[in-house]
Molecule: transfer RNA
Organism: Dictyobacter sp.
RNA sequence: UCGGGUGUGGCCAAGCGGUAAGGCGACGGUCUUUGGAACCGUUAUUCCUAGGUUCGAAUCCUAGCACCCGAG
Numbered sequence: 001u002c003g004g005g006u007g008u009g010g011c012c013a014a015g016c017g018g019u020a021a022g023g024c025g026a027c028g029g030u031c032u033u034u035g036g037a038a039c040c041g042u043u044a045u046u047c048c049u050a051g052g053u054u055c056g057a058a059u060c061c062u063a064g065c066a067c068c069c070g071a072g
Base pairs, nucleotide, nucleotide: 001071002070003069004068005067006066007065010024011023012022018055025043026042027041028040029039030038048064049063050062051061052060
């Protein structure tokens, strides 16, 4: 320098145009003599950033940023 991949909550991770599942953790509650376990609830109104397309975008397009892989 060129090509490809990934970027979603504190962490992992689904989602393929119709307002974001699940797990771990954290916090609050119930229960318990205490702890643990179990159960209930809360935890992403800018899904890396900025534009664009669309009635509607995490999802499609463009440019950039970060990381990973490959080629020279």